SAM riboswitch aptamer (S box leader) from Meiothermus sp., 121 nucleotides, folded computationally. It matches the Rfam family "SAM riboswitch aptamer (S box leader)". From the family's description: The SAM riboswitch is found upstream of a number of genes which code for proteins involved in methionine or cysteine biosynthesis in Gram-positive bacteria. The source organism's lineage runs through Bacteria, Deinococcota, Deinococci, Thermales and Meiothermus.
RNA sequence: GCCUUAUCCAGAGCAGCGGACAGGGCAACUGCCCGACGGGAACGGCCCGAUGAAGCUGCGGCAACCUGCCAAAGGCAAGGUGCCAAUUCCGGCCCGGCCUCUGCGCCGGGAAAGAUAAGGG
Numbered sequence: 001g002c003c004u005u006a007u008c009c010a011g012a013g014c015a016g017c018g019g020a021c022a023g024g025g026c027a028a029c030u031g032c033c034c035g036a037c038g039g040g041a042a043c044g045g046c047c048c049g050a051u052g053a054a055g056c057u058g059c060g061g062c063a064a065c066c067u068g069c070c071a072a073a074g075g076c077a078a079g080g081u082g083c084c085a086a087u088u089c090c091g092g093c094c095c096g097g098c099c100u101c102u103g104c105g106c107c108g109g110g111a112a113a114g115a116u117a118a119g120g121g
Stems, first nucleotide, its partner, number of pairs: 002120007013059005021052001023048003032040003043091003060084003064081003067077004088113001093110006099103001
């Protein structure tokens, strides 16, 4: 890497380095094109960032899963992972509804993908 299950609208910061530097919002992409099963190109919004992004370090915090305690729904703890802007930032694919009715707008639901945990292997 893979399989299974569960959860993902809540929660959680300050400093140092980085400073002759600069991007970031994990990731996939159902859509488009073609010489057609293999290739190619590639998001639309919105937000954070020189009042310092990404990354690294120190200390701190949160509490999803595991773990421990309490008889326990639940609560407490914070040992193992994890996490600490905005719903997985929103949308994209499918279904239903609504509307100022053809705009693909709004609302609701679902899938897929992703992230995290536990177990398997």